A computed fold for a 1660-nucleotide part of an RNA from a Bacilli bacterium, annotated as large-subunit ribosomal RNA, half A.
Taxonomically the source falls in Bacilli (Bacteria, Bacillati, Bacillota).
Rfam family: Bacterial large subunit ribosomal RNA. Gene Ontology terms of the family: ribosome and structural constituent of ribosome.
Context: one part of a larger RNA
RNA sequence: CGUACAGUGGAUGCCUUGGCACUAGAAGACGAUGAAGGACGCGAUUACCUGCGAAAAGCGACGGGGAGCUGGAAGUGAGCUUUGAUCCGUUGAUAUCCGAAUGGGGAAACCCGGCGAGAGUUAUGUCUCGUCAUCCUGGUAGAAACCAAUAACUACCAGUGAAGGAACACCUAGGGAAUUGAAACAUCUUAGUACCUAGAGGAAAAGAAAGAAAAUCGAUUCCGUAAGUAGCGGCGAGCGAAAGCGGAACAGCCCAAACCAAUCUUAGGAUUGGGGUUAUGGACCACGAUGUGGGAUGUGAUUAUGAUAGAUGAAUGGUCUGGGAAGGCCAGUCAGAGAAGGUGAUAGCCCUGUAAUCGAAAUCAUAAUUGACCCUAGUGAGUUCCAGAGUAAAGCGGGGCACGUGAAAUCCUGCUUGAAGUUACCGAGACCACUCGGAAAGGCUAAAUACUAACUAGUGACCGAUAGUGAACCAGUACUGUGAAGGAAAGGUGAAAAGAACCCCGGGAGGGGAGUGAAAAGAAUCUGAAACUGUAUGCUUACAAAAAGUCAGAGCCCGUUAAAGGGUGAUGACGUGCCUAUUGAAGAAUGAACCGGCGAGUUAUGUUAACGUGCAAGGUUAAACUGUAGAAGUGGAGCCGUAGUGAAAGCGAGCCUGAAUAGGGCGAUAAGUACGUUGACAUAGACCCGAAGCCCGACGAUCUAUCCAUGAGCAGGUUGAAGGUGGAGUAAAAUCUACUGGAGGACCGAACCGACGUUCGUUGAAACGCCCGCGGAUGACUUGUGGAUAGUGGAGAAAUUCCAAUCGAGUCGGGGGAUAGCUGGUUCUCCCCGAAAUAGCUUUAGGGCUAGCGUUUGGUGGUAGCAGAUGGAGGUAAAGCACUGAAUAGCUGAUGGCCGCACUUGCGGUACUGAUUCUAAUCAAACUCUGAAUGCCAUUUGUGAAAUCCAAGCAGUCAGUCUGUGGGGGAUAAGCUCCAUGGACAAAAGGGAAACAGCCCAGACCGUCAAUUAAGGUCCCUAAAUUCAUGCUAAGUGUUAAACGAUGUAGAGAUGCAUAAACAACUAGGAUGUUGGCUCAGAAGCAGCCACCAUUUAAAGAGUGCGUAACAGCUCACUAGUCGAGUGCCUCCGCGCGGAAGAUUUACCGGGGCUAAGCAUGAUACCGAAAUUACGGAUUUUAGAUUUAUCUAAAGUGGUAGGGGAGCGUUCCAUAUGGGGUGAAGCAAUACCGAGAGGAGUUGUGGACUGUAUGGAAGUGAGUAUGCCGGUGUAAGUAACGAUGAUGGGUGAGAAUCCCAUCCACCAAUUGACUAAGGUUUCCUGGGGAAGGGUCGUCCUCCCAGGGUUAGUCGGGACCUAAGGCGAGACCGAAAGGUGUAGUCGAUGGAUAACAGGUUGAUAUUCCUGUACCCGUAUGUAUGUGAUGUAGUGACAGAGAAGGCUAAUUGUACCGGUUAUUGGAUUCCGGACUAAGCGAGGUACCUGAGACAUAGGCAAAUCCGUGUCUCUUAAGGGGAAGGCGUGAUGGGGAUUGAAUGGCUUCGGCCUAGUAGAGAAGUCAAUGAUGCCAGCUCUCAAGAAAAGCUGCUAACUAUAAUACAUGCGGCCCGUACCGAGAACGGACACACGUGGUCAAGAUGAGUAAUCUGAGGUGAGC
Repeated sequence: CGUACAGUGGAUGCCUUGGCACUAGAAGACGAUGAAGGACGCGAUUACCUGCGAAAAGCGACGGGGAGCUGGAAGUGAGCUUUGAUCCGUUGAUAUCCGAAUGGGGAAACCCGGCGAGAGUUAUGUCUCGUCAUCCUGGUAGAAACCAAUAACUACCAGUGAAGGAACACCUAGGGAAUUGAAACAUCUUAGUACCUAGAGGAAAAGAAAGAAAAUCGAUUCCGUAAGUAGCGGCGAGCGAAAGCGGAACAGCCCAAACCAAUCUUAGGAUUGGGGUUAUGGACCACGAUGUGGGAUGUGAUUAUGAUAGAUGAAUGGUCUGGGAAGGCCAGUCAGAGAAGGUGAUAGCCCUGUAAUCGAAAUCAUAAUUGACCCUAGUGAGUUCCAGAGUAAAGCGGGGCACGUGAAAUCCUGCUUGAAGUUACCGAGACCACUCGGAAAGGCUAAAUACUAACUAGUGACCGAUAGUGAACCAGUACUGUGAAGGAAAGGUGAAAAGAACCCCGGGAGGGGAGUGAAAAGAAUCUGAAACUGUAUGCUUACAAAAAGUCAGAGCCCGUUAAAGGGUGAUGACGUGCCUAUUGAAGAAUGAACCGGCGAGUUAUGUUAACGUGCAAGGUUAAACUGUAGAAGUGGAGCCGUAGUGAAAGCGAGCCUGAAUAGGGCGAUAAGUACGUUGACAUAGACCCGAAGCCCGACGAUCUAUCCAUGAGCAGGUUGAAGGUGGAGUAAAAUCUACUGGAGGACCGAACCGACGUUCGUUGAAACGCCCGCGGAUGACUUGUGGAUAGUGGAGAAAUUCCAAUCGAGUCGGGGGAUAGCUGGUUCUCCCCGAAAUAGCUUUAGGGCUAGCGUUUGGUGGUAGCAGAUGGAGGUAAAGCACUGAAUAGCUGAUGGCCGCACUUGCGGUACUGAUUCUAAUCAAACUCUGAAUGCCAUUUGUGAAAUCCAAGCAGUCAGUCUGUGGGGGAUAAGCUCCAUGGACAAAAGGGAAACAGCCCAGACCGUCAAUUAAGGUCCCUAAAUUCAUGCUAAGUGUUAAACGAUGUAGAGAUGCAUAAACAACUAGGAUGUUGGCUCAGAAGCAGCCACCAUUUAAAGAGUGCGUAACAGCUCACUAGUCGAGUGCCUCCGCGCGGAAGAUUUACCGGGGCUAAGCAUGAUACCGAAAUUACGGAUUUUAGAUUUAUCUAAAGUGGUAGGGGAGCGUUCCAUAUGGGGUGAAGCAAUACCGAGAGGAGUUGUGGACUGUAUGGAAGUGAGUAUGCCGGUGUAAGUAACGAUGAUGGGUGAGAAUCCCAUCCACCAAUUGACUAAGGUUUCCUGGGGAAGGGUCGUCCUCCCAGGGUUAGUCGGGACCUAAGGCGAGACCGAAAGGUGUAGUCGAUGGAUAACAGGUUGAUAUUCCUGUACCCGUAUGUAUGUGAUGUAGUGACAGAGAAGGCUAAUUGUACCGGUUAUUGGAUUCCGGACUAAGCGAGGUACCUGAGACAUAGGCAAAUCCGUGUCUCUUAAGGGGAAGGCGUGAUGGGGAUUGAAUGGCUUCGGCCUAGUAGAGAAGUCAAUGAUGCCAGCUCUCAAGAAAAGCUGCUAACUAUAAUACAUGCGGCCCGUACCGAGAACGGACACACGUGGUCAAGAUGAGUAAUCUGAGGUGAGC
């Protein structure tokens, strides 16, 4: 790697109980007679659903029906039923509590009441029934008041009046956005849309012309058309009628007024009745009719039809296969019934049904008839009267009309004005006239139209479990969130449970047998794919470097759809994934872990083009009607065409312009139209996914910010302000001193609050923490509970800080599929052609439009192109210097400067400046006296057909890149940038360049183990020459590089010296004047300056270099000798050398290596590509030929964007025709067929459906979208297991983990004890071990079953009020609603009666024992009772110091035990306690007593307040905490300690330290932050009401008070946790969370360390 067999997983196929979209009918309900919707209950057993309501899976009556029934849902038990059950229908009864919710309240399903009647009790408490909300309307009655109306108000009565809900639909009205479009944006658009609000109905709205119009029509509404017209419009985007015509449906009426009558009257009029209702009117006047016709309002009767239960209802047998017949075969039969479903596979005749026919005691609907009831008249005359007023209209400001203020009519109205009255008034798009039309300012009105939650019957070229509703299943569920709100997953055994008896293994789970069944399909259940994981096996593999394959290929194995077969693959060659985006990707640019399923150009309307079909100078209908949701028919309104032209009137094969008959412009010559299909566009979300944002309405202050109300907290220590007192001092002050005092946004420092620093932590123990330090810690302090403030906002000691882990504008839902010139993705095959990366314009530059370039269709026709010839225009390259400029040298030397002389012009000099001319030699993109090549234009000749040109449909492209050449920019830099012109890449493979988009060669239709070549090569890697000839190179140059350098070397040239002896070497000389002069300390050839002569010589410088202080010394130039032939120098050129230092490794030939296998020149041969050729095949176009599908020829067949053509497959439908239990689909395997998408056959599995042909219709094809859902990997047996015991015994299948014991350790202002909130059964007992517990588990806060919470006094309610809430009336506001009085709620506060002990497995101030207290009631005795008014009290801050006490602690005496063989002393250990209530006493402390009067206390008061008088200054009165007595002959208590029964291994163990017995009980010290009553100081000056106590108003013998006895005393809470496992943090989470208690030693201390009571040892 392959194969076989398994596991995992749940795709596929088949199925459908559920959905989706429609059609027809019927309906559009409900509710104070209590709805919708719920809570809680009801069963023999009952958790859920369904049903029902204390009459509770139901009761009555009337119908139906006819044998079983007690719901889903089994089992057991118990029952009902032919005296008709269960069941179905109609109609009644009952119908708890909440909810509009309605007696009051309230945190929905609860609490508390009043009145009447009743039950019960001696009485109270208690129970039952009824009734009690508000507003509106109507009625009756009433008093007071400034006016008036008796309007309002108040009280009572009546009301089948209202309210609330819904169907996220439809309708009308009041308010009313924004995203968006305009490629920006403001008018405009989106849009009067979304949304909010009010209201109504089965429909709503509109509606019988003060109309429309130009000649007539005659209410409204809706459909078609008119028409995308007339118009409106930053005249942009866009918006967009109406009349008319064709249809659907049709229906018209009533008041006000004039006039008359009656009643009332404030004498104005009002009410009622008659009358009357429109534009040819009515009243009035005259004449005339009583029956006819109609009814939309309500109603009675009858009949018919229908709805709500039902009934009758035809026709088949045999045989074969099979588990089973409905299948096959044979033979029948019915059909007003062959719709459908079921039945062990596919049934007209088996069942239910179907066609057809029939049926209702009761209720309802519709229609008809009829009764009652209601309405119903004209004709003439033309005097008088009537005909809708703050109206019409006008002005100003707006809105609506298609109409944006416009010339703007018409309609509505906020403000200011304000008519007419029938000879009047309004309209006909400003306005006026004329002419027509109409009758405003009052009202009603069916149908045609819109919608569908629910009901009945049905239908589908709709879905079939990732689909179809979110939901096929107990789903708006589980779950998330404070809340608004969000919101899943999850179908299938079998015909029938026949659901596996029994045996074995195992603690169980599970497994193996046996059995059932057609088949284990075995409950994790149909089929059972892939990823992934195993087991077995064939081939291969341990020197091997791998985008994993392709081609070749030995060996081994197998044996097929029988084919040159299949599997494996030693070895060799070649070879950098896919997609996207790009100039360019293997890219180290994007995306994808893998597999499976889902996942993106659709639909409607319109326009245009092509094609098809029909008819054709015509073509065609729309709505609507008939019809079976069909076909078809009817329907001609309308549309397009048949004629154009003009601004138009108009004319017309012509018309317009014009004076024109001219000229010119546009026309006349060509067939359309309807439907269908396809392409494209427009409008719509418009190929799919994706924002940040904007707007609207709601929900949030359980977090946090600030504020309000009411409570709570802050160990201990320190300092010592003001003030005071004494003393000193002063005239008095001041001042000083000592003591006292106890202030402070004072100090130190715990709790508490905070958060400055480091570490750790960073997939945490923790979505902000831990350890160690740190800041504040009586204050602008901290904190609990309850409340207030809300997003266009709030709050903010202010940081853009906070407003529920969210904040430069919360969250949730909606507008909404916002928009996205941007990114990503966009799914089967083959064939033909095939781009662009440019121009112009662009708030444009990464986007567009037009052109260019592509494609398709039709047409045109020597047109394009190419070659030759000819003729042109031109100013580039080059060249030149005549022009314009630049620039070099020389001559000239104007001008100017400077110097000198003159001072009047001037003259002279000058190595200064340098004009001009000239000579020589140059330069130029913006110079040209010149001037090509190429290109371009034209003519002509030849060639030339996928090329050109024209029209039309459809595009894509507007980022380009490298290279050659010509240039600009830059630095004559860039893999730079910008142009031009070619090529290649892009969109192009193949060969070469080692590898290498752009370079060189060359353009791949397919096949071949054929041939020839190109570029480039021929030693080996590696195909082909160790080929030939001539040279060069010596550097491994080749196989990197410059200036520059060099006596490298080959070749060429020039020029010196040289046998008269050169060059080099060696030998010798190299002298004298002179140390030249000067300078200098010195200067002698050799510091420096000047001069540089002369002599001797073969030759020798007033000296080339070294050297010395200066000399000296050594040299050189120069000369002679020796030697004996070349030597020196310069230039050009070939090949070499140096210049040449880098970072993992040689690493600058591709490697080996090469002296050629390097370089140059030449020659021959060979290799070398997908080029060319050969052979075979496929296909396109053109042409031709036959023949209607073939042949021949020619030219083709790389391809991105893109255009065109032809096909494959999937699902469903129609028609035709097949297959299938003797085995369909699906799945698995497979070596077959086709160019491909794809298609068969066979075998296995599977167990019921499914092909083929021709058409049709689409939710029609998947690998990529950081896609969606599910499954499964890898990392990985890795990280981690969230703050430490050990040993022994027990239990058990099993023990580090459970239980017990021992030892050890830890906490101890907490890890102890009690509570509030919150949780909600976690509590206790028995049992269990799947899952949860970060391991284990016999254990648990887990699972199952059962049990557990007891109150007059505790907490809350039946009492009160605070902040704040609600709020009758009332006020305000488009609506919704907001504010708020009386009231009524609302604790965190006020008020308020019980203690001790015992008891249970689990409760106790609740039960029990004992002892108390409070309220009510009855009875008895005695007696003035008493506000809802009034008064007092209740009643209040902070800090500080001291006092009196108690709790508590310590010690001793005391008791008991122990210590010892015994007694005793001694030691040690343990204990050493008791309430409420009642009583006496009276400490601290508080307080004067009595009488009288009284304008105050809303009335009154004997009370309070105020005033006066008398008596007393210490008695009297009151009296806290606490103590004492009693309570208590009680309780409790260390200690002691059975029995009985059970079990037994006979040792003992459990019962049990249970029942029982039971000692002591005083004193002292210390002493609170607790209790009590006072005091001092300070400024910020420190709730309310009830209650309680007086008083009277009032009331009368009610009532109340006291004592005694009896009786009574309601509702809710009460378990447990209260936290390093029960609360909030997703968790058994190192975090957070209010209050109370507070032992010992040391200590100031609640710090710290150690210990106690008590608790714990942290779930690897």